Record summary: Transfer RNA from a bacterium, 72 nucleotides, folded computationally. Its mean pLDDT, the model's own confidence on a scale to 100, is 82. It matches the Rfam family "tRNA". The sequence was found in a public genome assembly.
[in-house]
RNA sequence: UGCCCGGUAGCCAAGCGGUAAGGCAAGCGGCUCUGAACCGCUCAUCCCUAGGUUCGAAUCCUAGCCGGGCAG
Numbered sequence: 001u002g003c004c005c006g007g008u009a010g011c012c013a014a015g016c017g018g019u020a021a022g023g024c025a026a027g028c029g030g031c032u033c034u035g036a037a038c039c040g041c042u043c044a045u046c047c048c049u050a051g052g053u054u055c056g057a058a059u060c061c062u063a064g065c066c067g068g069g070c071a072g
Base pairs, nucleotide, nucleotide: 001071002070003069004068005067006066007065010024011023012022018055026042027041028040029039030038048064049063050062051061052060
């Protein structure tokens, strides 16, 4: 320097144009003599950034930033 993959909650992670699943953690409550376990509820009006396309964008396009891989 070129190409490929990825960036979504505190952590992991799904989503592939119609307005963000799930798990862990955390908070509140239930249960319990207490705690753990278990059960219920809550937790992303900015999905890496900035533009663009569209009635509508996490999703498509362009440029950039960051991480990983391959080639030189």